[in-house]
RNA sequence: UGGGGCGUAGCCAAGUGGUAAGGCACCGGUUUUUGGUACCGCGCACCGUAGGUUCGAAUCCUACCGCCCCAG
Numbered sequence: 001u002g003g004g005g006c007g008u009a010g011c012c013a014a015g016u017g018g019u020a021a022g023g024c025a026c027c028g029g030u031u032u033u034u035g036g037u038a039c040c041g042c043g044c045a046c047c048g049u050a051g052g053u054u055c056g057a058a059u060c061c062u063a064c065c066g067c068c069c070c071a072g
Base pairs, nucleotide, nucleotide: 001071002070003069004068005067006066007065010024011023012022018055027041028040029039030038048064049063050062051061052060
C1' cells in the first nucleotide's frame, strides 16, 4: 500500500429495514453465624465516528477511526 473480517451495556453476545433478546458480572432482597451456593428483583445500550438513501437505519451506501487476518 492492496484485499478481507470485526466494532452493540463493565464482559460475552443475538439482531439481516419497523425502533435492541439472552448469559455473566455489578447492585438490592430472601436464605446463611459469615462467605459461598441457591432463589427473586433490577439497565434511559443515543449500536465506533461523520455524512447519505428511506416515511422509517444497529441493519443498505460512502468516507474516516480502531483491532485482527492475508498478500507484497
A computed fold for a 72-nucleotide RNA from Albidovulum litorale, annotated as transfer RNA.
It matches the Rfam family "tRNA". Rfam describes the family as follows. Transfer RNA (tRNA) molecules are approximately 80 nucleotides in length.
Its mean pLDDT, the model's own confidence on a scale to 100, is 81.